The prediction has a mean pLDDT of 84.
Small-subunit ribosomal RNA from a metagenome, 1525 nucleotides, folded computationally.
RNAcentral holds the sequence, with entries from SILVA.
[in-house]
RNA sequence: AGAGUUUGAUUCUGGCUCAGAACGAACGCUGGCAGCGUGGAUUAGGCAUGCAAGUCGAACGCGAACCUCGGGUGUAGCAAUACACUCGAGGGGAGAGUGGCGUAAGGGUGAGUAAUGCGUGGGUAAUCUACCUCCAAGACUGGGAUAACCCCGUGAAAGCGGGGCUAAUACCGGAUGUGGUGGCUCGGCAUAUGCGGAGUUGACUGAAGGUGGGGAUCCCGCUUGCGGGACCUGCCGCUUGGAGAGGAGCCCGCGUCCCAUCAGCUUGUUGGUGAGGUAACGGCCCACCAAGGCUUACGGGUAGCUGGUCUGAGAGGAUGGUCAGCCACACUGGGACUGAGACACUGCCCAGACUCCUACGGGAGGCUGCAGUCGAGGAUCUUUUGCAAUGGGCGAAAGCCUGACAAAGCGACGCUGCGUGGAGGAUGAAGGCCUUCGGGUUGUAAACUCCUGUCAUCCGGGAAAAAAGCCGCUGGGUGAAUAGCUUGGCGGUCUGAUGGUACCGGAAGAGGAAGCCACGGCCAACUCUGUGCCAGCAGCCGCGGUAAUACAGAGGCGGCGAGCGUUGUUCGGAUUUACUGGGCGUAAAGGGCGCGUAGGCGGUAUGGCGUGUCGGAUGUGAAAUCUCACGGCUCAACCGUGGAACGGCGUUCGAAACUGCCAUACUCGAGUGCAGAAGAGGAGAGCGGAAUUCUUGGUGUAGCGGUGAAAUGCGUUGAUAUCAAGAAGAACACCGGUGGCGAAGGCGGCUCUCUAGGAUGCAACUGACGCUGAGGCGCGAAAGCUGGGGGAGCAAACAGGAUUAGAUACCCUGGUAGUCCCAGCCCUAAACGGUGUGAACUUGGUGUGGGAGGAAUUGACCCCUUCCGUACCGUAGCUAACGCGUUAAGUUCACCGCCUGGGGAGUACGGUCGCAAGACUAAAACUCAAAGAAAUUGACGGGGGCCCGCACAAGCGGAGGAGCAUGUGGCUCAAUUCGAUGCAACGCGAAGAACCUUACCAGGGCUUGACAUGCAGGUGCACGCCCCGUGAAAGCGGGGAAGCCUUCGAGGGUCCUGCACAGGUGCUGCAUGGCUGUCGUCAGUUCGUGCCGUGAGGUGUCGGGUUAAGUCCCACAACGAACGCAACCCCUGUGUCUAGUUGCUAAUCCUGAUGUUUCAUUAGGGUGCACUCUAGAUAGACUGCCUGUGCAAGCAGGAGGAAGGUGGGGAUGACGUCAAGUCAGUAUGGCCUUUAUGCCCUGGGCUGCACACGUGCUACAAUGGCCGGCAUAAUGGGAAGCAAAACCGCGAGGUGGAGCAAAUCCCCAAAACCGGCCCCAGUUCAGAUUGAAGUCUGCAACUCGACUUCAUGAAGUUGGAUUCGCUAGUAACGGCGCAUCAGCUACGGCGCCGUGAAUACGUUCCCGGGCCUUGUACACACCGCCCGUCACAUCAUGAGAGCCGCCUGCACCCGAAGUCCCCGCGUAGGCGGGGCCGAAGGUGUGGGGGGUGAUUGGGAUGAAGUCGUAACAAGGUAGCCGUAG
Repeated sequence: AGAGUUUGAUUCUGGCUCAGAACGAACGCUGGCAGCGUGGAUUAGGCAUGCAAGUCGAACGCGAACCUCGGGUGUAGCAAUACACUCGAGGGGAGAGUGGCGUAAGGGUGAGUAAUGCGUGGGUAAUCUACCUCCAAGACUGGGAUAACCCCGUGAAAGCGGGGCUAAUACCGGAUGUGGUGGCUCGGCAUAUGCGGAGUUGACUGAAGGUGGGGAUCCCGCUUGCGGGACCUGCCGCUUGGAGAGGAGCCCGCGUCCCAUCAGCUUGUUGGUGAGGUAACGGCCCACCAAGGCUUACGGGUAGCUGGUCUGAGAGGAUGGUCAGCCACACUGGGACUGAGACACUGCCCAGACUCCUACGGGAGGCUGCAGUCGAGGAUCUUUUGCAAUGGGCGAAAGCCUGACAAAGCGACGCUGCGUGGAGGAUGAAGGCCUUCGGGUUGUAAACUCCUGUCAUCCGGGAAAAAAGCCGCUGGGUGAAUAGCUUGGCGGUCUGAUGGUACCGGAAGAGGAAGCCACGGCCAACUCUGUGCCAGCAGCCGCGGUAAUACAGAGGCGGCGAGCGUUGUUCGGAUUUACUGGGCGUAAAGGGCGCGUAGGCGGUAUGGCGUGUCGGAUGUGAAAUCUCACGGCUCAACCGUGGAACGGCGUUCGAAACUGCCAUACUCGAGUGCAGAAGAGGAGAGCGGAAUUCUUGGUGUAGCGGUGAAAUGCGUUGAUAUCAAGAAGAACACCGGUGGCGAAGGCGGCUCUCUAGGAUGCAACUGACGCUGAGGCGCGAAAGCUGGGGGAGCAAACAGGAUUAGAUACCCUGGUAGUCCCAGCCCUAAACGGUGUGAACUUGGUGUGGGAGGAAUUGACCCCUUCCGUACCGUAGCUAACGCGUUAAGUUCACCGCCUGGGGAGUACGGUCGCAAGACUAAAACUCAAAGAAAUUGACGGGGGCCCGCACAAGCGGAGGAGCAUGUGGCUCAAUUCGAUGCAACGCGAAGAACCUUACCAGGGCUUGACAUGCAGGUGCACGCCCCGUGAAAGCGGGGAAGCCUUCGAGGGUCCUGCACAGGUGCUGCAUGGCUGUCGUCAGUUCGUGCCGUGAGGUGUCGGGUUAAGUCCCACAACGAACGCAACCCCUGUGUCUAGUUGCUAAUCCUGAUGUUUCAUUAGGGUGCACUCUAGAUAGACUGCCUGUGCAAGCAGGAGGAAGGUGGGGAUGACGUCAAGUCAGUAUGGCCUUUAUGCCCUGGGCUGCACACGUGCUACAAUGGCCGGCAUAAUGGGAAGCAAAACCGCGAGGUGGAGCAAAUCCCCAAAACCGGCCCCAGUUCAGAUUGAAGUCUGCAACUCGACUUCAUGAAGUUGGAUUCGCUAGUAACGGCGCAUCAGCUACGGCGCCGUGAAUACGUUCCCGGGCCUUGUACACACCGCCCGUCACAUCAUGAGAGCCGCCUGCACCCGAAGUCCCCGCGUAGGCGGGGCCGAAGGUGUGGGGGGUGAUUGGGAUGAAGUCGUAACAAGGUAGCCGUAG
């Protein structure tokens, strides 16, 4: 310090989420020790039990036990004596009581409380203060009671009542007055009432003693001696007053949460006078008078406040547990008493709820003290020890009390420290895991060797925390005193809960001590197995549908470590509420516009004041905490000492720039005046013409009107059309313009009247009069509402006609509100420049409207300058970009309004306004991880432009109808094996299914296997062959004959048995390689560098031409390059050269045949290579030449040429797309199978047939059919082959076998052409189907071959919608060859040659494609996206007849305790009665919020429901806003 997440990608906006720290925590797994902290956050729910406040005998009267002494009696004893009982005296002091002090502290809790509170700073001249300290003065003299105790009574108890005795530091008189209070006088001070001081005054006002010590003297009692007192003295206490300290009360300023959907509240309320009350001011209370007072009041919700704590860079935000300060409370509510202090936690009275006791009459109680218990809860401890220390109460003290406190215990709850060992140890053990099988990793880790001894264990030693007190000795003070008291010093003595703890020493032994989480990204750490959108994970994004680093397990690795994770909460990150430190044209966000109140802000100059501001000093800001330094526990945590800090507040002194206030002045801001000019500015009145409709009349006749096309409608009762006249209402063509005016809405014929504003010019006047503007007031399009008019046209609703699947729409014909006027409402718009108002500053250019000036002129033209308005382009700058750009969205200032993720929702509820419609204000639950802005690249459009293609058009021939063939679907079946499925599957894989093939089915068999390799064992024999049985065969069983090579090592080979393994056309083409199809032989697709852009990306590749072409040229922030195009390659078309057999035969020779009379024709053979041909080389074509045109590239025409503008054809297929096709061609990962999903065999099936589709063949006939005659070819093939001649058969074919491994031999044409018949018909067309007889191949033609002959002779007479191919040697027609192959279902496929056309105006349309551009809400990319109703499920929520309990206001009723007031009785204590107020309760009536409720409204969410198609493209009617229906 940031990161993930919206997109195909990008930038931005914006939310969500994560990493950090923290906690009084809880939960899961795990758990060795120690120190220091910390621990009922929920039910302020209920509580058993024990303890938590007593103490003082030196205030007082009693007084049990017990002890001592004396007397008496009894028992024992001779007695002394002992014991027991009893009486008296003394000691003793349990215990209760009177009295004093304390119990108001300490301890607990946070319910209430938003201020009677807290914090901070002040005030008290408006006050009080027990104990403590200091000072001054005093303390004299009397009195009567009462508890305890005793007696009696009563009650279950708690207790109560009566009688009697008694004391005090208890209570009550009298005296004393230093003082104090009150009155009066004087002067001083002061912020007002006043404060304090001096003096004075017949006023008022006080007391208590206890306990030590003492030597003289005196007194009293008994009078031995002792006791008491006076007297002196100490201490404690008492009274009055003053002062102090500490404490408390009251008052004031400032600060102190949320809601305005709480905007008005208030009658003791605000003030005054008087009286009361208080320690004290005060409506604190009361009577009377006045009518005020407050305003983020009043109301609602929540909450103890603070020092601090957590977080944060800080500013802030959150929080207030432990510790400390303050407050409040003590079962709930009310009340007072006592007291210095309380309206009192462990006091009192009353009421209420609850619990307990009860004899039913009555009583008792209050853990929010410490422990503990129940309950509720996710959750929070021991019914421990001790007063040793510290502190508190009482006491003179010893001491007693103290659940305050000190300690221990429990809990990993937190912080901190320590340990679970250290060193060595590799051929890198074993095991685990992974593996490419080589190895890697766990891993120096272990084992093993040598050490160490923290903690724990055992043994031994053993603290500090202790000082005070008391005793003794000795100084000082007091005092008459060597007494006593007090205060120092020295010595002694005594006191420890923790605890035999901390700590120290010793012993033994690596021995007793490691887990948790994570490993897809964020985020550090990867593999295997299992699972298969299942189980599950998940903080966000998201993983899982058979190869999951994301689930689960394992190995490994990462992090932390006695802990680790999870959950919850807070701050942070979040500059995501922005003070520091944000925004508002389009992302959320400028009010519809103006006027203006409060407020905020405000020009120039001078003087004064000193509000803010700044500086100094000073007080305060408790301690703790934080922080710095030093120090103490071995360190640390923890603790101590000191410093700093505590942003603040108060007081005081100073400064005067700025701000503010006061005063004076100024003119530039603002305003006034004057001048001429501009304008759809507003209001009212009047006038005008064109058009429309209607009415009347004329002319006139059959249609008009309307649409994509129609129809409804109008018209022979005369429309439309046309002419004339008239009526009515509304709107104002041209001018007219990114022209004008207005604040906005808005304003348009002309004239008049009234009226507002602005600009310009002049510089006369005022003298800051200004800007903005919460509330407020006014204006405010259209629609709508109320009342009254008006109503031509248009036109929601409505009606009809069309369209359509439907059409409650779009289109058409009608048509009412309305639109218009007057008056009054409504108050909203995409009320938009989506841009608040005002002011200042900051380069320019161009146009236009209004004004002024200059120069010049005939001129108001042009030109120049300037002010105001308006529009475009652009500099800097700004902006996420688009864009804005002196009319800012630039740079600043002032003020206002508004925003804070999307949806829910501008909705509900509440309130205000409205006649209504509705408007304004304005949430939440719930839900999503996005929603969004701009720009980019694509794709798409029933967007545009340009261009191409047998794409259309123009033609020719087909398909779709028939029969057959073939493929597919479907159906069937034991099986009809599998794959291919729009174009781009369907005569496709298959260039050959009778068996085989064959993968399918049935049945019969085999199990190391039909096939490969290795190992072990056996045989030491080959495999094999022959025979027999069984069988459909395979196979199984049996028998027989012969019997391997060899370098003799037993090696090789074979077979058998067994183990590894083979095998699989089993699955996955969505795990793959390879190959292929398709867009498409379309002209495209990219890169390097540079440049532009924040970036995605662009440029290049666009533009202007041109081309078949991103082909070329020109231009250009691009310059080059690559893959494609073209060319290079092959075939073909022309020439030349070379070569000449098996090819050729012109010429010539020979021979034969035919014809015939001299020559032809023909066959064969020589010579020959001229020609054809063969097959090699080479030439040729390049827009090269000419003309025209063009900048060029090029194009058009021409010449020459065999060929002319890529000559024709082929091969060649860019980047990529379709998870396209293929695991069944082969290869291959993974999975599955292993006496079977493998292998063998027989038979069947792949050929099944109601049907549907594709591709073909043959036809329907006369351009034909049949018969006869007759001519010409190329590609190819041939040895298990092609096969000639010849013969046989009607024929398929048979016999035959010459020749040929082939330019030699063989296989080889048909249409055409010539002649004849048929004469338009289901035929002399067509040939299906069927019957019979055959041929051939083959082991075998039944299922299921082809062919032949004879016979039979079906459908079919040119084919609906629709659709296919083809632009020249092409289509069409005709045959021939070949592969596969024993044969063949081939009519298929691949080739070959023969005959050989027609048409193309053209690019509007259909389809496909290319380039540019535009829109987009699409990016799985239009087969896209997406809206609403309905149906179903779930969730939250509004309304709702009501119902339920809660809080609260008001009125009234009742009225406890108690204070206060009044009255009565009593000697007194006291008793009784009344009154006001008054808690709880009751009745009635309001308000608030909550729960629930039949039904109902919308909302949200939910892989595959229904209906439509609204939006996004011109979304197929542009969309959207307001309003009405």